Source information: RNAcentral holds the sequence, with entries from ENA. Predicted 3D model of a 1412-nucleotide RNA (small-subunit ribosomal RNA) from an uncultured Verrucomicrobiota bacterium.
[in-house]
RNA sequence: GCGUUUAAGCAUGCAAGUCGAACGGUAGAGUAGUGCUUGCACUACUUGAGAGUGGCGAACGGGUGAGUAACGCGUAGAUGAUCUACCUUCUGGUUGGGGAUAGCUCAUGGAAACAUGGGGUAAUACCGAAUAAGAUCCUUCUGCUUUGGCGGAGGGAUGAAAGGGGCUUCGGCCUCGCCUGGGGAUGAGUCUGCGUAUGAUUAGCUAGUUGGUAGGGUAACGGCCUACCAAGGCUACGAUGGGUAGCUGGUCUGAGAGGAUGGUCAGCCACACUGGGACUGAGACACUGCCCAGACUCCCACGGGAGGCUGCAGUCGAGAAUCUUCCGCAAUGGGCGAAAGCCUGACGGAGCGAUGCCGCGUGCGGGAUGAAGGCCCUUGGGUCGUAAACCGCUGUCACCAGGGAAGAACAAAAUGACGGUACCUGGAGAGGAAGCACCGGCUAACUACGUGCCAGCAGCCGCGGUAAUACGUAGGGUGCGAGCGUUGUUCGGAUUUAUUGGGCGUAAAGGGUCCGCAGGGGGUCUCUUAAGUCAGAUGUGAAAUCCCGUGGCUCAACCACGGAACUGCAUUUGAAACUGAGAGACUGGAGUCUUGGAGAGGUGAGUGGAAUUCCUGGUGGAGCGGUGGAAUGCGUAGAUAUCAGGAGGAACACCGAAAGCGAAGGCAGCUCACUGGACAAGUACUGACCCUCAGGGACGAAAGCGUGGGUAGCAAACAGGAUUAGAUACCCUGGUAGUCCACGCCCUAAACGAUGGAUGCUAGUCGUUGGGAUGCUUGUCAUCCCAGUGAUGCAGCUAACGCAAUAAGCAUCCCGCCUGGGGAGUACGGUCGCAAGAUUAAAACUCAAAGGAAUAGACGGGGACCCGCACAAGCGGUGGAGCAUGUGGUUUAAUUCGAAGAUACGCGAAGAACCUUACCUGGGCUUGACAUCCCGAGAAUCUCCCAGAGAUGGGAGAGUGCUACUUCGGUAGAACUCGGUGACAGGUGCUGCACGGCUGUCGUCAGCUCGUGUCGUGAGAUGUUGGGUUAAGUCCCGCAACGAGCGCAACCCUCGUCCUUAGUUGCCAGCAGUUCGGCUGGGCACUCUAAGGAGACUGCCUGGGUAACCAGGAGGAAGGUGAGGACGACGUCAAGUCAUCAUGGCCCUUAUGUCCAGGGCGACACACGUGCUACAAUGGCGUGUACAAUGAGAGGCGAUACCGCGAGGUGGAGCAAAUCUAUAAAACACGUCCCAGUUCGGAUUGCAGUCUGCAACUCGACUGCAUGAAGUCGGAAUCGCUAGUAAUCGUGGAUCAGCCAUGCCACGGUGAAUACGUUCCCGGGUCUUGUACUCACCGCCCGUCACACCAUGGGAGUUGAUUUCACCCGAAGCGGGGAAGCUAAACUGGCUACCUGCCACGGUGGAUCAGC
Repeated sequence: GCGUUUAAGCAUGCAAGUCGAACGGUAGAGUAGUGCUUGCACUACUUGAGAGUGGCGAACGGGUGAGUAACGCGUAGAUGAUCUACCUUCUGGUUGGGGAUAGCUCAUGGAAACAUGGGGUAAUACCGAAUAAGAUCCUUCUGCUUUGGCGGAGGGAUGAAAGGGGCUUCGGCCUCGCCUGGGGAUGAGUCUGCGUAUGAUUAGCUAGUUGGUAGGGUAACGGCCUACCAAGGCUACGAUGGGUAGCUGGUCUGAGAGGAUGGUCAGCCACACUGGGACUGAGACACUGCCCAGACUCCCACGGGAGGCUGCAGUCGAGAAUCUUCCGCAAUGGGCGAAAGCCUGACGGAGCGAUGCCGCGUGCGGGAUGAAGGCCCUUGGGUCGUAAACCGCUGUCACCAGGGAAGAACAAAAUGACGGUACCUGGAGAGGAAGCACCGGCUAACUACGUGCCAGCAGCCGCGGUAAUACGUAGGGUGCGAGCGUUGUUCGGAUUUAUUGGGCGUAAAGGGUCCGCAGGGGGUCUCUUAAGUCAGAUGUGAAAUCCCGUGGCUCAACCACGGAACUGCAUUUGAAACUGAGAGACUGGAGUCUUGGAGAGGUGAGUGGAAUUCCUGGUGGAGCGGUGGAAUGCGUAGAUAUCAGGAGGAACACCGAAAGCGAAGGCAGCUCACUGGACAAGUACUGACCCUCAGGGACGAAAGCGUGGGUAGCAAACAGGAUUAGAUACCCUGGUAGUCCACGCCCUAAACGAUGGAUGCUAGUCGUUGGGAUGCUUGUCAUCCCAGUGAUGCAGCUAACGCAAUAAGCAUCCCGCCUGGGGAGUACGGUCGCAAGAUUAAAACUCAAAGGAAUAGACGGGGACCCGCACAAGCGGUGGAGCAUGUGGUUUAAUUCGAAGAUACGCGAAGAACCUUACCUGGGCUUGACAUCCCGAGAAUCUCCCAGAGAUGGGAGAGUGCUACUUCGGUAGAACUCGGUGACAGGUGCUGCACGGCUGUCGUCAGCUCGUGUCGUGAGAUGUUGGGUUAAGUCCCGCAACGAGCGCAACCCUCGUCCUUAGUUGCCAGCAGUUCGGCUGGGCACUCUAAGGAGACUGCCUGGGUAACCAGGAGGAAGGUGAGGACGACGUCAAGUCAUCAUGGCCCUUAUGUCCAGGGCGACACACGUGCUACAAUGGCGUGUACAAUGAGAGGCGAUACCGCGAGGUGGAGCAAAUCUAUAAAACACGUCCCAGUUCGGAUUGCAGUCUGCAACUCGACUGCAUGAAGUCGGAAUCGCUAGUAAUCGUGGAUCAGCCAUGCCACGGUGAAUACGUUCCCGGGUCUUGUACUCACCGCCCGUCACACCAUGGGAGUUGAUUUCACCCGAAGCGGGGAAGCUAAACUGGCUACCUGCCACGGUGGAUCAGC
């Protein structure tokens, strides 16, 4: 502290009684006595329940916040307009009578509640009479005041009472009451100023309404009520109506100003089941009183009755949500009473709830072997952690026992619910006492496992798709701690409604423009005043709260006392600068006047020429027109073209211009008339007359509407022709409204300078329009001033862009407007409009952004410049055929896997029959085929036999080695083999999106960056851009840049020329020999070989150019990087590769490991890529003949020779190579073929062979004979190549037993054509521009449609609520009347039926709002 919703409904008990000292009397009890029937009656005394009459109280206390936007509340006042029981003080009284009535008794009715009648009775109950004043009323006079105030004098009238108790000397006294009047106090009523939330999509409201007179009514003023009279009253400073809400002191928050709030406590108000009403009373229109109506509940004998927890407990329902049917009147307070006392769910206490605040505990000190255990681990350890164990100590709380309050105040005594409580003392034992949230950033605190865009987390950003510090768990850590976290709410941060303290060119935001009432603001001087303003004083601002100080509970929370404060309001006394008000004056603001010129300013009338079209006539004769190209269309019925004449409408070329005018919209031939405004110069006048402007008024492009005209051209709609996939478009041919005029509407635009108006101030420079001044050298002059209109630019401002005296600068005043995006300038409602529509203007719902300016990129069917076999110019191909090879697909037990546009596809694979091999089938092994460690045995090793497909299994034999020690028996060790044990091996299993390394590609493209400086708030820029030049960011010049790095180039290799050195295996000029072969002697000149040099540098000349450099030339083997190669910047593609290798994580472990046999990787309706061979005569075939280079070779290359038609075989000279080993082919010469499916082409197939190899069936190559397919130069499309290149010809090598090689990598032979050029295609580079792209155009993004769902508008209808209005009805009650009737006193009496006015509920209609 126990409140939030449901002012929903309530069982039960209690919450307001008391007084016998107001009254009549009594049941009962006790004592004493009498009568006597011995258990009844009576008397006296004491006591006395219940009921009744009477008095006071019950209007307080307690509860709740429904209603109320109001004098309800707050604050300050008024009451000369009032009342006040009990209390207090003062004055004077309290005399004498009367008739009733409850109770009671006797009856009656009723279930009950209760009611009725007869008969008695008392009072402090009731009623007359007497007396009384400073009371009240009327009246005459009067003083001070001033709403009806306080008084004084005279007359008249009205108007009281009650007794009880105690004592008594019976005289009376005391006390409590009663009555009259005056005052006080307390409480209450009423009135007033100011303040008090929301929306204008509520703009008009009001007939008792506003006022007056008279009357009534009230305690009292008052239209409070009634009658009459007047027509007022309120409202933009927000009336009226709607929705919401009790108000305040205070509380929370905030630096404050403010914002939110009104629970507990305190003040006020309102309410008491809902609505209405009065009665009683000092006080009520009354929470536990009355009457009526309604709803609901209960009782009932169905005829009637009863009730009101928003008192304390408690119950039910609803809800996220709030307690005991407790104790006591001991204290404080209240009612009654003379008092004792009684009553008191007020109150004092306890109970319950960690709901809040405060305090305390759950131990303290030692204790390292850093125990066990958990977790992590780089396997070393680390951490929980002095934590525990263990040792020593203490005793708060809790527990037990003993003592034990204050609160008590009533003279004394007695009296404590709490409570044997607080507190004190003793005892025992570390014993009984710790949780919650979090650990990605914000934000203090990290690891492991599990999970795998799942499960889940999340306040915002965001985590999770197999290595999650973000999910779950664990260990550890961080924070707080008897609490912790979540949710909701309020303020703050938020200067994000901005008074303090914001904005409006482009981010949201200037009204389309002007005029102008109210309103706001306003020049200079003087005087007055004192409303604002400032200062002092007085009153008030309740207490509590907050703050400060002190004190009391052991401390604190809490409580008490004192102070300060309560920033306000009112009254009063002053001040006079400023604002206001009043008066007077001034001229600078504003206006008037005179003169003057400028102008597409407006309105009306008249008038002009050019052009288009049409009509008439002439000439003329085939097309015209139109387009990117066409067609529709016009034209032999004569178009177009051309000439002449005529008609009509609209618009005004040149001048003409960032020029002029206007408020804006807007305004253009010329002339006239009327007319508005601005400007310059001048001096005279008025004297603040001014600025702005909600509402209001006027104007307001184009389109559109109405009525009536007009219509040449143009031209929505429409028609036709094209374009297109379509083309309701762009283009073309026609063409109607309209465009034009008059009158009337509409009222909107990117109505823009996206910039409201007014005034003042703040560097310059250069134009231009109008006017003027001054000067002289008088001009087509110069300088200056004012008013406009432009450019550029400083300070300053701005987020930047930009603005910059025509401000977006510095200031003042006024108006309009903005407050995230969408929904939406929409809906509904209102206003306007003929309509179209305009204006005013939301919400639900939804998103986490939307937006501005600038930056770097990327992109563009943007621009400029440049390059590349990019195009073009050429040459040869591919795409068609057959075959080879790779891929897809399909098939399969398996057809192992990877590569996928360029940048996969003769790719990994520089060699798949077994092996390879990773795949499939079957058969085997399980420490394993392979590595290390341990134990036991054995040397190793080799040969043979059997079973089996083999792996494997079984058996036999040979062989005893090396090193060290030695007791000579052997032991130990190294390598190797076999067996065993477990650690482990093994995996071409997954992840290239966990990685290293390597590689492809853009691209050999010329780019990519850095340091310092400078510029910019910053991202960034500059440098790197610009002018040239280059193959080049190559170089030069310039420049807020100066330098540097990675790239380019060069340095490296090969080729091309020469020189030097060297001379075998190479070479042979000269000499000699010769078998005629550089063969030999000899030589090293040459070629060549292979090492080193030279050479080329725009070096020289001419011309151009500032230079870089370019063009040409000379010389030279080579000329402008001489040719080719190697070399690949920052980076891009999560590019490729876990199957080269390496490697994290995961997975398998008698299998996803390993061994073996066989099969497969070679399948085949099909599709694609890359190639080979061809289609022939520039050819095929035959014969003959010539010329290379690179490279390779010992399980190799293999010559001469012999055999074979041939592949090949036999054989083995030579060669580990400048020595040996190869027919180079095309070419050339001759012959033949004669254009045909051929003497082209060689596929396919048959037969026969050769070679390799354990083995050629699946599945090798080659040879011979025979066979002789398609194919006659290839659609759309597409590829390569710029010189020793393409094309063409052969040769070699790697891999390799052999080979599916037509592939790949090299080598040489022969050897072209073309490049005008950069428009276009592709790719790239630089600068610039636009951008809503940044995953970067393969981007982003819009709308319809289909289905489902959500929210909203309309909607036939339907339901509910509210309130005013109109009418009907009319309970109780009050007011008025009241014949008849009733009535003891009082009789001018009282009561009642009944009538009537007002009136609640109810009914009908209308209105408003809301749900569906």

The coordinates come from a structure-prediction model, not an experiment, and the mean pLDDT is 84.